[in-house]
């Protein structure tokens, strides 16, 4: 330099082009328990950036940036 795949919440992954972007672990927190802990409830937390397509975009499309493997 070229090519493919991948970026979504602290970690691990969902999410037809419309729904409220969800789950499990993890952090808080009530409750239970003498204390923690299991275990039962609640919380807070996120779409890599800019454009563009479209009445609507996480989701298509182009360009970036960051990872992974490959050519050369």
């Nucleotide at each position: 330099c070229c090519c493919u795949c991948c970026g979504u919440a602290g970690c691990u992954c969902a999410a037809c082009g419309g729904u409220u972007a969800g789950a499990g672990c993890g952090u808080c927190u009530g409750g239970c328990u003498g204390u923690a802990g299991c275990c039962c409830g609640g919380a807070a937390g996120a779409c890599c950036c800019c454009a563009g397509u479209u009445c609507g975009a996480c989701u298509c499309u182009g360009g970036g940036c960051g990872g992974a493997g490959g050519g050369a």